[in-house]
């Protein structure tokens, strides 16, 4: 150096999660990689950290180590975005009340504000009118007897002449009832375009005189109070995402390393 037969190893790896820890099943990434059994309320192990059974390959393209690149995952963080719960200090917005009088209006030199003065509105009393009520006056009706007049018939007294009481009818009247509502008297009031006298003066109103330019606050606006709202804002929680930091890291590239026996 070549050949034959073996052995270690290899026949996928990784991330998060789970776990005291490791590996597996399940999820995800990578990308192509022997088979069977077990396993998320999980299974198997213990730092040489899946277990059990079978198969292929085998000292190198395939195994091991270092390094480069880096799919992807995870954690933290700055920013941003979205959602949810709460707050009501501030900005905004809405309502209401007050105030100011800058702008627009209205009133005002045919005279504003203000001042003085008269009347009214208010109260009291007395008249007048009106209304209501009562009484009177007037009209009608109105008493079986116990009201009046006249009293037929009948009754009584008388010898007679004559006399007496007296019911009904008729006429009238009283209490009373009803009406008329003109007149008279009295009483009353949430009575009056009413008269007289007195009082009162806060406000309003209407005249007069003085005065000589403001008055008002309807709209906008400024300021303040109170109440509502929650868009901005503040606080808490959740989700997405650009960037940054840290960490793990598949695939791939580069460099290095790797056993035994026999024969020629």
């Nucleotide at each position: 150096u070549c050949g034959u037969g073996c052995u270690a190893g290899a026949c996928g790896g990784g991330g998060a999660a789970c776990u005291a820890g490791c590996g597996g099943u399940g999820c995800c990434c990578u990308g192509a990689a022997c088979c069977c059994g077990c396993a998320a309320a999980c299974c198997g192990c213990u730092a040489c950290a899946g277990c059990g059974g079978g198969g292929u390959u085998g000292a190198a393209u395939u195994c091991c180590c270092a390094u480069u690149c880096g799919a992807g995952g995870u954690a933290c963080u700055c920013g941003u975005u979205u959602u949810u719960c709460g707050g009501g200090a501030c900005u905004g917005u809405c309502g209401u009340c007050g105030u100011c009088a800058a702008g627009c209006g209205g009133c005002a030199u045919u005279g504003a504000a203000g001042a003085c003065u008269g009347g009214g509105u208010c109260c009291u009393g007395c008249g007048c009118g009106g209304c209501a009520g009562a009484a009177g006056c007037c009209u009608a009706c109105a008493a079986a007897c116990c009201c009046c007049g006249c009293c037929a018939g009948g009754u009584u007294c008388g010898g007679a002449a004559g006399a007496a009481a007296g019911c009904a009818a008729c006429g009238g009247u009283a209490a009373g009832u009803a009406g008329u509502c003109a007149c008279u008297u009295c009483u009353g009031g949430g009575u009056g375009u009413u008269g007289c006298a007195g009082g009162g003066g806060a406000g309003c109103u209407u005249g007069g005189u003085c005065g000589g330019a403001g008055c008002u606050g309807g709209c906008u606006g400024g300021c303040g109070g109170c109440g509502g709202u929650a868009a901005g804002c503040c606080g808490g929680g959740g989700g997405g995402u650009u960037g940054g930091u840290a960490u793990c890291g598949a695939c791939a590239g580069u460099g290095g390393g790797u056993g035994c026996a026999c024969g020629a």